[in-house]
RNA sequence: GAGUUUGAUCCUGGCUCAGGACGAACGCUGGCGGCGUGCCUAACACAUGCAAGUCGAACGGGGUCAUGAUUCUCACUUUCUUCAUACAGAAUUAAGAAGUGUGAAUGAAGUGAGGAACAUGACCUAGUGGCGGACGGGUGAGUAACGCGUGAGCAACCUGCCUUUCAGAGGGGGAUAACGUAUGGAAACGUACGCUAAUACCGCAUAAGAUAGUACUACCGCAUGGUAGAGUUAUCAAAGGAGUAAUCCGCUGAAAGAUGGGCUCGCGUCCGAUUAGAUAGUUGGUGGGGUAAUGGCCUACCAAGUCUUCGAUCGGUAGCCGGACUGAGAGGUUGAACGGCCACAUUGGGACUGAGACACGGCCCAGACUCCUACGGGAGGCAGCAGUGGGGGAUAUUGCACAAUGGGCGAAAGCCUGAUGCAGCAACGCCGCGUGAGGGAAGACGGUUUUCGGAUUGUAAACCUCUGUCUUCGGUGAAGAAAAAAAUGACGGUAGCCGAGGAGGAAGCCACGGCUAACUACGUGCCAGCAGCCGCGGUAAUACGUAGGUGGCGAGCGUUGUCCGGAAUUACUGGGUGUAAAGGGAGCGCAGGCGGGAAGGCAAGUCAGCUGUGAAAACUAUGGGCUUAACCCAUAGACUGCAGUUGAAACUGCUUUUCUUGAGUGGAGUAGAGGUAGGCGGAAUUCCGAGUGUAGCGGUGAAAUGCGUAGAUAUUCGGAGGAACACCAGUGGCGAAGGCGGCCUACUGGGCUCUAACUGACGCUGAGGCUCGAAAGUGUGGGGAGCAAACAGGAUUAGAUACCCUGGUAGUCCACACUGUAAACGAUGAUUGCUAGGUGUGGGGGGUCUGACCCCUUCCGUGCCGCAGCUAACGCAAUAAGCAAUCCACCUGGGGAGUACGGCCGCAAGGCUGAAACUCAAAGGAAUUGACGGGGGCCCGCACAAGCAGUGGAUUAUGUGGUUUAAUUCGAAGCAACGCGAAGAACCUUACCAGGUCUUGACAUCCAACUAACGAAGCAGAGAUGCGUUAGGUGCCCUUCGGGGAAAGUUGAGACAGGUGGUGCAUGGUUGUCGUCAGCUCGUGUCGUGAGAUGUUGGGUUAAGUCCCGCAACGAGCGCAACCCCUGCCAUUAGUUGCUACGCAAGAGCACUCUAAUGGGACCGCUACCGACAAGGUGGAGGAAGGUGGGGACGACGUCAAAUCAUCAUGCCCCUUAUGACCUGGGCUACACACGUAAUACAAUGGCGCGUACAGAGGGUUGCCAACCCGCGAGGGGGAGCCAAUCUCAGAAAGCGCGUCGUAGUCCGGAUCGGAGUCUGCAACUCGACUCCGUGAAGUCGGAAUCGCUAGUAAUCGCGGAUCAGCAUGUCGCGGUGAAUACGUUCCCGGGUCUUGUACACACCGCCCGUCACACCAUGGGAGUGGGUUCCACCAGAAGCAGGUAGUCUAACCGCAAGGAGGGCGCCUGCCACGGUGAGAUUCAUGACUGGGGUGAAGUCGUAACAAGGUAACC
Repeated sequence: GAGUUUGAUCCUGGCUCAGGACGAACGCUGGCGGCGUGCCUAACACAUGCAAGUCGAACGGGGUCAUGAUUCUCACUUUCUUCAUACAGAAUUAAGAAGUGUGAAUGAAGUGAGGAACAUGACCUAGUGGCGGACGGGUGAGUAACGCGUGAGCAACCUGCCUUUCAGAGGGGGAUAACGUAUGGAAACGUACGCUAAUACCGCAUAAGAUAGUACUACCGCAUGGUAGAGUUAUCAAAGGAGUAAUCCGCUGAAAGAUGGGCUCGCGUCCGAUUAGAUAGUUGGUGGGGUAAUGGCCUACCAAGUCUUCGAUCGGUAGCCGGACUGAGAGGUUGAACGGCCACAUUGGGACUGAGACACGGCCCAGACUCCUACGGGAGGCAGCAGUGGGGGAUAUUGCACAAUGGGCGAAAGCCUGAUGCAGCAACGCCGCGUGAGGGAAGACGGUUUUCGGAUUGUAAACCUCUGUCUUCGGUGAAGAAAAAAAUGACGGUAGCCGAGGAGGAAGCCACGGCUAACUACGUGCCAGCAGCCGCGGUAAUACGUAGGUGGCGAGCGUUGUCCGGAAUUACUGGGUGUAAAGGGAGCGCAGGCGGGAAGGCAAGUCAGCUGUGAAAACUAUGGGCUUAACCCAUAGACUGCAGUUGAAACUGCUUUUCUUGAGUGGAGUAGAGGUAGGCGGAAUUCCGAGUGUAGCGGUGAAAUGCGUAGAUAUUCGGAGGAACACCAGUGGCGAAGGCGGCCUACUGGGCUCUAACUGACGCUGAGGCUCGAAAGUGUGGGGAGCAAACAGGAUUAGAUACCCUGGUAGUCCACACUGUAAACGAUGAUUGCUAGGUGUGGGGGGUCUGACCCCUUCCGUGCCGCAGCUAACGCAAUAAGCAAUCCACCUGGGGAGUACGGCCGCAAGGCUGAAACUCAAAGGAAUUGACGGGGGCCCGCACAAGCAGUGGAUUAUGUGGUUUAAUUCGAAGCAACGCGAAGAACCUUACCAGGUCUUGACAUCCAACUAACGAAGCAGAGAUGCGUUAGGUGCCCUUCGGGGAAAGUUGAGACAGGUGGUGCAUGGUUGUCGUCAGCUCGUGUCGUGAGAUGUUGGGUUAAGUCCCGCAACGAGCGCAACCCCUGCCAUUAGUUGCUACGCAAGAGCACUCUAAUGGGACCGCUACCGACAAGGUGGAGGAAGGUGGGGACGACGUCAAAUCAUCAUGCCCCUUAUGACCUGGGCUACACACGUAAUACAAUGGCGCGUACAGAGGGUUGCCAACCCGCGAGGGGGAGCCAAUCUCAGAAAGCGCGUCGUAGUCCGGAUCGGAGUCUGCAACUCGACUCCGUGAAGUCGGAAUCGCUAGUAAUCGCGGAUCAGCAUGUCGCGGUGAAUACGUUCCCGGGUCUUGUACACACCGCCCGUCACACCAUGGGAGUGGGUUCCACCAGAAGCAGGUAGUCUAACCGCAAGGAGGGCGCCUGCCACGGUGAGAUUCAUGACUGGGGUGAAGUCGUAACAAGGUAACC
C1' cells in the first nucleotide's frame, strides 16, 4: 500500500496478501564452472580403522647387522699311505710288472657353511628417566551465574617452555624397574627371591639471593600497608650429555620482562506476583586453619544480623558475546558457519601427578549399559575423523597427503599430527556462463479458435549465411617452493594456453477471478475438485480438470515451516479511554512522581574539549588481485559504548538567604432537604367498638375467585397501630459519592462573600493502605398499617409455572453487626492556567439613584443557546469532548468468559484477582437511503359507513382441484390461476393413448441418373398404403433437329430436414400487477470527509409534484393535464338509397329528422363572499352544457428471477428406422367428492292467454334470404331482391290494454327421463343443436363469510357480432325502462406524503433466543492410578582427603650398638556420592462418572429480544 464487516458510507478493529532472509525440507525439472555450507532431532547406543607422541646426544639391558681376533661343528676338494676290485693289453704251458677306473679307512692341509662368547661400530627397541598427553579437535547437556559483555582494581596472587641479567654446579650415599629363577591365574595381571644403571632418589658443604624472626632509617600510598637501604639469627641448590677439540645442549639459586592464568568490584543481561516474604554458616566480628592468593572458603566463640515491591525467594526457559536477518530509523528476532569466553566429556563423587587438571582418547570408587570368561574374575566409554544402527521431514567419504600453514618431542636428521591442506558426495546457498547469432512471408504444415471472412501460435519453423562460450578429442602445461645449492607437490597432467570437429550434446517450473502481470475452447454439473483472504463449482465456470495461448522467473521454479517487515496492531520515536475495547462507585492519605517569584554557592544530571579502551573478522567508503562477479587483500571510516581528565553554569538537582501571588490561619457576615440524636404534628390507608342503613360490594377488556342477610359496601362518632410526610416544589438548594424533603430543639461537618492582620510554597496527584458506599440479601432482637418476591385461587390462552384480578409470607420500618455490589451514568478521573458572546436561575459583595424597584459591575454555584477549535459522526463548546501541564487508573478483534483453577475476603449468598485450549472473519460505533411497525400526524380511493342488487343454500352450464384411466395432452396458481390460453375438442383440430405403417422423410435447399408429369376405373385393407394399367396422356423456351434448358416427378447417396422434446431461472417480443396511484429523475449550484442531502421539504390549494407563496437553490426531463376519438348544443356546406310542407304513386324539393365534413361553444370568463392583495374555494347569473360536462384511447422510474420456449422468434442441451411423419379407433366430455364463475328459479312489482307500441348497433355472394305454399313446430318447398342508409337477417323485449290464476311446491319452477322428429355434416353410439307430445326433481330468498355499484350508474329487458359445416347460460358490442344512498373518516383494506424507532436490506413471509434430541472437538471437576522434579527429617556410607593411632613393616639421616627420627601398610574419627525409609510440595499423563462450552444443511418445543416487538428495554 491492497483485499475483507455494509444496500451504500465514514470510523474503530481484527484477519489476510504483496518484500527480504534461511545450516532448511518436500514436489517437478536439471548443462558447466568458481567460492562457501552440510545431524537444527537421540548430551541415543556404537562394530572397525585411525586421531599423542617423542627423545638411544639421560640410563642399564635386549635384538639385528658389519668388522676383528679366538674357538667348535659339518660338508667338499686335493695329496700321501694301505686294502679290495674291475678293465685293458704284450708274450706265454704258466706267473706277473707297469697303467687306468671304482670303493673303503686313517691322519694332514685347503676351501665353504654354521654356532658360541668377546671387542668395536651402525640400527631398532620393551623398561627406568625427561618433555609433551591441561594445546590442538568436538559438543551445548547443565548454567539466570561475576557465567558472559563492558569498564576498573589486586598494596591479596601464580606463571613450565621463551628473552635479558647476576651467581653457581664441590663431595658422597642407598635403592629400583628392566633382566634372571621360581610360582599363581582362563585371561587381565601378578607374587616371592636375586642382580643392575642414570639428567631417577637422598644426606652433607657453599648462600649472592630468597623466606621467616628481630630491632632501625628515608620516602610513598585510599585503608590493611608498600618501596629502598644497611644489620643480625635460622632454613634452603645443582646433573650431566655430545663432540678429537673449539664449543653446544642441558642443570641450580635469584632478579626482571613477555606470555598465559587466578581473584574482586561498578553497570548491563529472558518470562511469570495465579511465586511475597526469604535466610542459621545465614550477616558481621575475634582467634585459628587452609590456599598461589583475598574471603564463612573452613572451624571455635560472640553479636543478631542480611536480602526484598527499584521484585528477594520460588517456578519456567536459555550457553553468553563479536555478530547475523529484518527495519527509514527506533526497535524486533536470532546466536549455524568464522572469531573470543564459559561449561561438559556414559551418569554421580573423588583426589593424585604436575608450572598448569580435579584432566575427552589418565587414575580410584559407585550406578546403568555393552563385551570376554575356565564363573573365580576381568574389559570398555566417537559431544575427535571417517563410518554403523536408531530417531527424524532432513544433513556427506570407513578418501589422499604431511607438499604448504601450524603444533609436540628431539642437538639434528627426523618421527607423530583425521589440526590442517586437498579431493569425493549434495542446485543446500551466493556468483558467473551457456543452451546459439544474423537474414528469412507463400505469413507454409500442424495445433487452437471462429461471426467460417478470418484470427493466433509467428520470424517462430523450414531454408540461407555465420560464430565456437560450454562440451568432445588431441597437444602443451604452471604458480603454489621458502634458504647458497641439491632434493621435495597430496591437489594434478589440475588451472591456463594452442589446435581440430560440429548448431551438433544442454529448459524447465509456476501462474493467468480480484488483490496481481497474464484468456479462450472443451469436459464436469454444489459432483469431482480449488482456496493465502474474499470466495469459486447446482448445464453456457476467464476460479475445478485438460488443451491452445499468454504472463513471470529461469538451472531453476513452486510449496511448506520459521523470523522481521508491512502492523502507528503495545504507539520511546509513534495510539487511545462520552457512544467503537477502555475512567477505579467515592473520598482521605504513606511511599513515589511532579511542583511559584528573587539572589548566592556546589557541580550529581546536562553540554564541550582531550586521553584510554571499544580484539580480529564482519559493515561502509576507496583502491587492488583472481578474464568478470561471488570471493580474497590493503587503507581509512565506523563500532552511536564505558572509564578517566579539564572546563561551562542557562536549565533540572542539592544547599543558604529572601518574597507573597499558590496554600493555610485569624476577623466580619451569609444561604442551605448536609449529618446524628431526641421530641411533637396533621391528612390518608387498614383494623377494632358503637350507631344509621339494606342487598349488594368489589374487580375487569369482559368476567370469576373474594367479601356480604351471622348485615358487607356506603355513612357518623370514638379508639388502636405502623409507615410515609400532599400543597410549598423550581433542569431550585446541600453533600466527596451513595444520597438528603412535615415541624421544633441540641450537638456537629463543609461551602460562599468581604477584609488583608498572620505563616511563608506549608502545594498537586496518589500504587499499596484506610474509610464511606443505593437496592436486594444475611445474623440477633424488636416492630408490622399499607405495599408485596415466594405461594394459593380466579381469569386469559393451543398451553400460560406470565402479563390482568382476589388474597398473601419473607421483606420493606427500628437497633446493632455483616455484605461491598449497580446502566454506583454526565456511560466524561483529580488538579492548575488560558481561550468570543448571549440569555435564565440560586447565594453574596460593590456602585448610581433612592421611597421601594429597575439598572451597571463583581465572585461562587446551577441550566440553555452559540463562535473559534475539536470530533468517525452524533455532538462538546469557560461546568470542554478546545489549547497546554502534572499525577493516577484502564484498553489492545469477537466468542469461550468475568468462566475454570489457585489465592485473599465473607456466616452464607457471593465478592476481588483472573487465564487457556478451542472456534469465527468478523464483532462493533456513528450517520445515510429504503423497507417495515399490533408508532404518530395529514390526505385519498365503492376502503368503510349509508343504500341497491347479489354470491355462499337448489338445479343446470362451465372452468379447476382431486380421483380414475391405456390416455383422461399441455400451460395458468392469493389479490394479479379457476366461462383463463380456447373468438366455439363428433372426424379434423390434437399436442395425449392403443394398434397399423414410413425412414433424406409430411415440409426446404443442393448433387446424380431417369422420366414429361400425371395416372381414372378395378382389387386387398379399418385406413395409411400396396397392386394395377400394354386405359388415357404427352405441355413451355432454344435448336445446328442429335439434343439442351426451365419447371415438375421418380429413384439413389449424403449434407440435412423435422421435434407442441427440456430450460420463461439463458433470452427477444408481448402481457398482467401495484395503478391512471402521483409520483420518478437529471444538469448546474450549495451543504456534508462520505454514503447522501437540497431542489421534491414548509404554509395554503388541487383529481393531480395542479397551482400560488416562502425557501440555497435555479432550471429541466419522464409522468399529471391538454392535444386525439365518441357523445351532449348551435352554425355552415353537401345531400342518395335518407326525409316530406305535395290526399296516393310517380315526380319535385332539401325547411325538418338524419347522414358526414368543417367550424363555434366553457375560460372561475362575469359577479358576491372567503382566502394572504395569491393560487384557489363557496354561492349566483347567463348558458344546451359549470368548474377535468360524460365516456374512451393513452399506463412514468420501477417491483414481482410475475406469465408465456405450446402464437412467434431464439441460445444451449436432447431425439434422429424416432421424442420426427402418416393412418384408423379412442381420449381431452370419465365421477365418491371439493372450490370458483355464471344461467334459471323459488313467484302476484308475478305466471299464462289475447291484442297492441317504440330501438340502436351490426352481419350478409360457398352468404343473408322476402312474398307465397306445406308442417302444431323445428323445418321443408320455393325462388323475388341484395356485393347493401336501396334487399335481407328482423318478430325487438320489458312496456301498455283486457282476461285468468289467489299463496299452493301451485296455471310457480323447470331439471331429469320416455317417445316422436328436424337440421348440419363422410359420420351425431361414446359426444351436437333444435322441435313436438308426455314426465314434472331440487327449490318457499339461502349459516359463517363475502362480491359489485355513486347516475343514464345499479338493477332489469331484449337485440346483434366474432369464432363457426353444426353447436353459446360464455364473450364482445347495442340500445329500451330506469332507481336508492353518501351523516361522515372512528374503524377494516389499499395507496400517497411528512415524521419517529429499528439488531430488518432476500428488506416483517425479516431478524432472532433458550431448553431438549443427535454427531464431533477441546476443556473443568473426579474415587483414584502412574511418572518427573524438589524440600525436610532419619538410616547408611564406597573411593578419596584431612586428622589421630604404634598393630605391623621399614634402604638412604643420627647412633659403636641397642635404638631413634622419618615413612609405608593397617585401624579409628570427620566430611561425603550412590542408595534406603517417612511425611510433604509441585508438575505431567491417565480415570468410571459428571459440568458447562464450541461447531454442525434440512430435527423438537415455544417466541424472549429488535417497531410501543404486541407486558418499553436494560443493569